Overview:
A computed fold for a 72-nucleotide RNA from Elusimicrobia bacterium RIFOXYD2_FULL_34_15, annotated as transfer RNA. The coordinates come from a structure-prediction model, not an experiment, and the mean pLDDT is 82. The sequence is in RNAcentral, with records from ENA. Rfam family: tRNA. Rfam links the family to the GO term triplet codon-amino acid adaptor activity. It is annotated as a transfer RNA.
[in-house]
RNA sequence: GGGCGAUUAACUCAGCGGGAGAGUGCCACCCUUACAAGGUGGAAGCCACAGGUUCAAUCCCUGUAUCGCCCA
Numbered sequence: 001g002g003g004c005g006a007u008u009a010a011c012u013c014a015g016c017g018g019g020a021g022a023g024u025g026c027c028a029c030c031c032u033u034a035c036a037a038g039g040u041g042g043a044a045g046c047c048a049c050a051g052g053u054u055c056a057a058u059c060c061c062u063g064u065a066u067c068g069c070c071c072a
Base pairs, nucleotide, nucleotide: 001071002070003069004068005067006066007065010024011023012022013021018055026042027041028040029039030038048064049063050062051061052060
């Protein structure tokens, strides 16, 4: 220098044009003499950034950034 892939909650990931979700973690309550386990409820996301396409974009296109792999 070229090619490919990833970027979504604190962490690990799903979702792939029209509702942003799960598990773990966090908070409160229940249970317990107490802790753990368990149960119920809750908070937490401008979907890496910018532009474009579209009636409508986490999703499609382009560029940028970071990370990983391969080639030279």